Context: one part of a larger RNA
Order: sequence, then structure tokens, then C1' cells
RNA sequence: CGUGGGAGAGUUGAGGGACGUCGUCUCUAGUACGAGAGGACCGAGACGAAGUGACCGCUCGUGUACGGGCUGUUCCGCCAGGAGCAGCGCCCGGUAGCGAUGUCACGCGGAGAUAACCGCUGAAAGCAUCUAAGUGGGAAACUUUUCCCAAGAUUAACUCUCCUGGAGCUGAAGCUCCCUGAAGGGCCCAGGAAGACUACCUGGUUGAUAGGCGGCAGGUGCACGGAGAGCAAUCUCUUCAGCCGAGCCGUACUAAUCGCCCGUGAAG
Repeated sequence: CGUGGGAGAGUUGAGGGACGUCGUCUCUAGUACGAGAGGACCGAGACGAAGUGACCGCUCGUGUACGGGCUGUUCCGCCAGGAGCAGCGCCCGGUAGCGAUGUCACGCGGAGAUAACCGCUGAAAGCAUCUAAGUGGGAAACUUUUCCCAAGAUUAACUCUCCUGGAGCUGAAGCUCCCUGAAGGGCCCAGGAAGACUACCUGGUUGAUAGGCGGCAGGUGCACGGAGAGCAAUCUCUUCAGCCGAGCCGUACUAAUCGCCCGUGAAG
């Protein structure tokens, strides 16, 4: 921009894409077959491999805005307690998120029409012949069945809901004036398990959108100070303490203020 007015939702599915795999074992059955050795088709079941997708309750990894331990040095006047720097200084753990080594799911089965091939009936050609008329069976391939995208499918689909004044001129398309600016959308702002930007999604006081605060979960592992014990290092009590990023619930304290713009008026 189009989809013969504009708008908000919900669908259909032309078409396109994805998937499509393999192994071992058990039963059938030591059966059929075979002198024996050996050893099935068909059918039924179990367990896996690799692949693909999703997820984070479990396990593991990361987790430089979380907690703790340790060393050197500078500083906070000293002690104590801390801060900076030293690859996050080094080390031990670790929430959310992200991830796999973790967990779950998938391939199945069915239908249709077929290929090679196997048939029935059957002439041309009194026989024969699956083929010429007619009619069956038959593959991971094809069309479906499962999942995803999908009406720019210009053949532009369908359903529901919402919105839209008056006068004049004109053969009509249309034009002019006055009034009006709907439904809805955008700008802007607070944000997001959405994201390069954009887009998308949530919220914008009739509000829990983010921050703060409170509680909880969770992490670390028992703070500072004080008291006591010990010559001391240190230990015990106060203390399952203290501190705490992203998680959950709550709470308007802070910030989403006030507004502006587009879009018209019943339609070739």
C1' cells in the first nucleotide's frame, strides 16, 4: 500500500514446513526345515542406542551485584571492627536465571491410491496367456492420519462485536460551507521468563507495572557488642545467630503526572 467505509476480537486452511531411524533380548520354538551341525518366516512383548522438542521438582554446572574463611599491603589516629587494591586477590559454598551430564515426551498404529512383483477371470490366436474389456493383492517412497506456520490464498476467505451530523450545488462521479473528531489506535511513561533495533506482552491511580518496605521461601553458617573460661592461641554463652541479588505473597511510601496526535460523519 492492497484486501471497495473504519475498527477490535475469534476462526477456516489453499499452500508450506517438521517428523519418518536403528539395535539387542524374550515368547511363539529348539517348533517348521535339516542326516546332523544348525535353525527360521509370520505374530506378540521387553529393554535400549542415537536423534528431536520441552522443562528445571531431582542430580550436576555456572552464578565477578549473596554469605563465609584466609594472606599481604594502604587507609579509617591506636585496639577492636572495617574499607580499597592484589586475576572476583586466593579459597569454600550458593538463590533466581541460563544450561546438560538431569527429567519428561515423540517415532506407533490406521486409511487411500500405487511401484517392482504375485494373482483371478479372459479373448485377440477353439490352446495358452495377470490384460486387450473387467477384477484382486502388494513398499520406509506418494496422499492422508500427528505437530508447527499460514488469507499478499491479489481466488486477498469466514464469524461475532463496536463506530459514523446538517445544509447547498450537481446528470453522475463528486464539490463547497457550518458543525463535529466516533469506535479505535498511536505518542508518552512504569516494566517484562518479549527482545539487536523494531516488534510482541503487562500496567499506567477505577493502579500491584517497577523500585522501596513487610512477611515467607532460599543461601551462608552462628554477626557486632557484651559476659565467662584460659598464661595464650582460642573456646563457651548471648545465637539454628547476623547478613542476604534476581524468587513468592502482601503493601500505594516513590515513580507510571497532565495531556497531545491520528482516525471521521453510512461508503463502487
Predicted 3D model of a 268-nucleotide part of an RNA (large-subunit ribosomal RNA, domain VI) from a metagenome. RNAcentral holds the full RNA, with entries from SILVA.